[in-house]
Formats: sequence, structure tokens, C1' cells
RNA sequence: GGCUCCUUAGUCAAGAGGUUAAGACACGGCCCUUUCACGGCUGAGACACGGGUUCGAUUCCCGUAGGAGUCA
Repeated sequence: GGCUCCUUAGUCAAGAGGUUAAGACACGGCCCUUUCACGGCUGAGACACGGGUUCGAUUCCCGUAGGAGUCA
């Protein structure tokens, strides 16, 4: 340098055009407990960035950035 793939919350991770973006761990509050831990209830928090297509984009297309693999 060419090609392919990936980027969603603090971490992991589902969702692949539509009305509330699911779940786990972690975190806050309450309950439980003499206290902590465990357990129960509840809450906050996320679509890498910029364009395009579309009535509508986390999803499709292009580019940028970062990462991984492969070829040279």
C1' cells in the first nucleotide's frame, strides 16, 4: 500500500429500516441484616465522527478516525 471485518452505557453484549435500543456485570437509592456480604425492589446511563439515500437510519451507501485479520 491492496482486500476483508469490527466500532452500541464504565465493561461485555443483542437488535440489521418504523412507535419504549433488550440483557448481564458494575454504579446510585430503598428493603433485608447488629454491620458487611448475599438476596429482593427500583433508578440513571449508550448507537465512533461527517455526509448521502429514504416519509423515516443504530440498521443501507460513501468518506474520515480507531482497531483486527490477510496479501505483498